Predicted 3D model of a 113-nucleotide RNA (TPP riboswitch aptamer (THI element)) from a Nitrospirota bacterium. Lineage of the source: Bacteria > Pseudomonadati > Nitrospirota. Model confidence (mean pLDDT): 75 of 100. Of the family's consensus pairs, 92% are formed in the model.

RNA sequence: GAACACCCUUGGGGGCGGUGCGGCCUUAAGGCCGGGCCUGAGACUCCGUUGAAGGAGGACCCCUUGAACCUGAUGCGGGUAAUGCCGCCGUAGGGAUAGGGAAGGUUAUACGG
Numbered sequence: 001g002a003a004c005a006c007c008c009u010u011g012g013g014g015g016c017g018g019u020g021c022g023g024c025c026u027u028a029a030g031g032c033c034g035g036g037c038c039u040g041a042g043a044c045u046c047c048g049u050u051g052a053a054g055g056a057g058g059a060c061c062c063c064u065u066g067a068a069c070c071u072g073a074u075g076c077g078g079g080u081a082a083u084g085c086c087g088c089c090g091u092a093g094g095g096a097u098a099g100g101g102a103a104g105g106u107u108a109u110a111c112g113g
Base pairs, nucleotide, nucleotide: 001111002107003106004105006101007100008099009098011063012062013061014060016058017038018037019036021034022033023032024031025030044057045056046055047054069094070093071092075088076087077086078085
C1' cells in the first nucleotide's frame, strides 16, 4: 500500500477413460457396432489410419497464491465388472497472461512494493 474470492476484457496451458451385457468378425487373443452402466469439471463431433499414431473444432478445467496437466509409472496399497476408481507417491521434479471493476463476502501469521 491492501490482498484474495467474485465479475468483465484479453492472451495462453491441458486432458478427454473404463466396461460385466447383446450382436457381428475372428483359430484364439482381440476388434467393431448397439443400448446401457461406473468415475469425473470434462470422457463430445469431424478428418485421418487395416487398426493406431496424428490433426481440427467444441464444451469443460487451469494460468505462478499454479494437484489444470505432465514425469516418476508397465510404481505401491486398497477396492471393482473394469479403469488414477480411492489413497500414497507430493512442504518430489516440471508446468501456461496482463489489465480493469460499483456494492457486498473473506482475510492481517495473508499478498505486493